c-di-AMP riboswitch aptamer (ydaO/yuaA leader) from Micromonospora echinospora, 122 nucleotides, folded computationally. Model confidence (mean pLDDT): 79 of 100. The same sequence occurs in records of 2 taxa. The sequence is in RNAcentral, with records from MGnify. Rfam family: c-di-AMP riboswitch aptamer (ydaO/yuaA leader). Rfam's curators write: This family represents a conserved RNA structure found upstream of the ydaO and yuaA genes in Bacillus subtilis and related genes in other bacteria. The ydaO/yuaA element is thought to act as a genetic 'off' switch for the ydaO and yuaA genes in its native state. It is believed that the element may be triggered during osmotic shock leading to activation of ydaO, a predicted amino acid transporter gene, and members of the yuaA-yubG operon which code for KtrA and KtrB K+ transporters.
């Protein structure tokens, strides 16, 4: 400069950081929907779920193959579908508790990747 993502943007900082917009995202009534003994505990962000095979130190883990789903590229000013080929398919949180949801409440604005120019060192 680009790109994946809500992840930008202003202002003020005492330089920790705070307020604001803008953006996402959780809780949270009527209404509606579900449910009604038992047993397994459930929920939520995120594209990240599920299968099958093998192994171990077996509620899982690890490796190998799929796969829901998601980027990006062919592909041009834009928007949309298919194909086709690359690549990802993570992680974490709440704490026995959540359906939907005006009014209202509370969080979050993270982190990666790749061009190309300068300097530096070896």
């Nucleotide at each position: 400069c680009g790109c994946c993502g809500a992840g930008u943007c202003g202002c003020c900082u005492c330089c920790g950081g705070g307020c604001g917009a803008g953006c996402c995202g959780g809780g949270g009534a009527a209404c509606c929907a579900g449910g009604u003994a038992c047993c397994u505990g459930g929920g939520g962000u995120g594209a990240a779920u599920c299968c099958g095979c093998a192994g171990c130190g077996c509620u899982g883990c690890u490796g190998c193959g799929g796969u829901a789903g998601g980027g990006c590229g062919g592909c041009u000013c834009c928007c949309u579908u298919c194909c086709c080929g690359c690549c990802c398919g993570a992680a974490u949180c709440c704490g026995u508790c959540a359906g939907c949801u005006a009014a209202c409440c509370c969080g979050g604005u993270a982190g990666g990747c790749g061009g190309u120019a300068c300097g530096g060192a070896a």